[in-house]
RNA sequence: AAGUUGGUUUCGAGAGACGGUCUGAACGUGAAUCAGGUGGCCGAAGGUGCAAGAGAUUAGAUAGCCAAUCUAAUUUUGAAACUCUCAGGCAAAAGGAUCGAUACCAAUCA
Repeated sequence: AAGUUGGUUUCGAGAGACGGUCUGAACGUGAAUCAGGUGGCCGAAGGUGCAAGAGAUUAGAUAGCCAAUCUAAUUUUGAAACUCUCAGGCAAAAGGAUCGAUACCAAUCA
């Protein structure tokens, strides 16, 4: 240096779910705007939870001690597109996990 990993910028693709309903305001007639309710719904911003496994401590057993092994209990860690639906969302727009391309930065690598 190539490569790999992570991050950022730009471009492209990108799902799901009531344009539900009620009340009020202003305007003047709208599938509209704003505010407040009311039941439904979605999971792909973000966030929550944990399985196997791994570690530690205590007790018991093997075998009287250390070490080792096994069992039980407590505890730490432990993934997601799973889960919860807190947040967010349910016309369009915006957003959007993720994927592809591009440029830059950092780490690693001789």
A computed fold for a 110-nucleotide RNA from a Chloroflexota bacterium, annotated as Glycine riboswitch aptamer.
The source organism's lineage runs through Bacteria, Bacillati and Chloroflexota.
Its Rfam family is "Glycine riboswitch aptamer". Rfam's curators write: This family represents the bacterial glycine riboswitch. Glycine riboswitches usually consist of two metabolite-binding aptamers domains with similar structures in tandem. The aptamers cooperatively bind glycine to regulate the expression of downstream genes. In Bacillus subtilis, this riboswitch is found upstream of the gcvT operon which controls glycine degradation.